[in-house]
Context: one part of a larger RNA
RNA sequence: CUCAGGAGAAGGAACUCGGCAAAUUGACACCGUAACUUCGGAAGAAGGUGUGCCCUAGUAAUGUGAUGAGAACAUCUGAGCAUGAAUGGGUUGCAAAAAAUUGGUGGCUGCGACUGUUUACUAAAAACACAGCACUCUGCAAACACGAAAGUGGACGUAUAGGGUGUGACGCCUGCCCGGUGCUGGAAGAUUAAUUGAUGGGGUGCGAGCUCUUGAUCGAAGUCCCAGUAAACGGCGGCCGUAACGAUAACGGUCCUAAGGUAGCGAAAUUCCUUGUCGGGUAAGUUCCGACCUGCACGAAUGGCGUAACGAUGGCCACACUGUCUCCUCCUGAGACUCA
Numbered sequence: 001c002u003c004a005g006g007a008g009a010a011g012g013a014a015c016u017c018g019g020c021a022a023a024u025u026g027a028c029a030c031c032g033u034a035a036c037u038u039c040g041g042a043a044g045a046a047g048g049u050g051u052g053c054c055c056u057a058g059u060a061a062u063g064u065g066a067u068g069a070g071a072a073c074a075u076c077u078g079a080g081c082a083u084g085a086a087u088g089g090g091u092u093g094c095a096a097a098a099a100a101u102u103g104g105u106g107g108c109u110g111c112g113a114c115u116g117u118u119u120a121c122u123a124a125a126a127a128c129a130c131a132g133c134a135c136u137c138u139g140c141a142a143a144c145a146c147g148a149a150a151g152u153g154g155a156c157g158u159a160u161a162g163g164g165u166g167u168g169a170c171g172c173c174u175g176c177c178c179g180g181u182g183c184u185g186g187a188a189g190a191u192u193a194a195u196u197g198a199u200g201g202g203g204u205g206c207g208a209g210c211u212c213u214u215g216a217u218c219g220a221a222g223u224c225c226c227a228g229u230a231a232a233c234g235g236c237g238g239c240c241g242u243a244a245c246g247a248u249a250a251c252g253g254u255c256c257u258a259a260g261g262u263a264g265c266g267a268a269a270u271u272c273c274u275u276g277u278c279g280g281g282u283a284a285g286u287u288c289c290g291a292c293c294u295g296c297a298c299g300a301a302u303g304g305c306g307u308a309a310c311g312a313u314g315g316c317c318a319c320a321c322u323g324u325c326u327c328c329u330c331c332u333g334a335g336a337c338u339c340a
Stems, first nucleotide, its partner, number of pairs: 001335008010326002014324001019321001027051005036041001038169001052091004061083004068076002092096001104319007111311002116128002132167007144153003170306004175236003180233002182229005189224003200213005237255005264298001265295001276292005
């Protein structure tokens, strides 16, 4: 010096990306316990007190119930056995849950409701799943999937069933747009393949014909066309002016669009400018919390906003605690190292 343990004056997070690591807490009994809440929880919330041994005392009490009384199966009596306090007093030690085992706690907030699942061997999460919700397909030889096929699964099920897709408990909700793309429906017309084959022409034959070609007409789905449909894919404007200080614009004008973003939320896991501005917390705060709204570039099942409980989840703060630190020191053990 490295590794594994132990102890530490005063201070107590000043360390650091960050209390990482360590320390604190810890058992049992009793007292006591807030906001919020889906009334279940939160909760072991928080915060306190007690704990050995001896006597009180194998007492009080409780359980069981021999025996006896009694007209009675009512009722009373209550031996024995079992369990076994409180209270008060005494007493030892530095210390009595004397060791070991054995929660640190609280507050604000993001995300995800939850338990669960995952990158076997760098990621456990806010990702996946989930119950619930919605749309859509499917009438059974079902849809769908595997398979040249036979067949099998679906299912020995039958629309309260099965498949697909999206969202993701619960609460309050889920606005406008069908022009584009998709899907569904419609059938008048247009287009259109094989097919049909009017007509004309060529070759050949004495001829009936045979053959080559022309292609009027017939002709499905699809496409064009007409509607519907957004919890289908998706989309949800610009400029100018205006109120008796100034500022702002409820109001007006105009252009464009299929329609111009509603409720709610908002410097946000989204805000570039930006460490926005104001307030809180600190002596001092690019983080945090609460507001504002000028949303570069939130927004409603590609779900919006809330939310108790939960989380080896992210951020911030406080109490307790400590060698993380000021600032290092000592002890024990194992290595390295030196010598033999």
The part of an RNA shown here (large-subunit ribosomal RNA, domain IV) has 340 nucleotides and comes from a metagenome. Model confidence (mean pLDDT): 88 of 100. The full RNA is in RNAcentral, with records from SILVA. Rfam family: Bacterial large subunit ribosomal RNA. Its family is annotated with ribosome and structural constituent of ribosome in the Gene Ontology.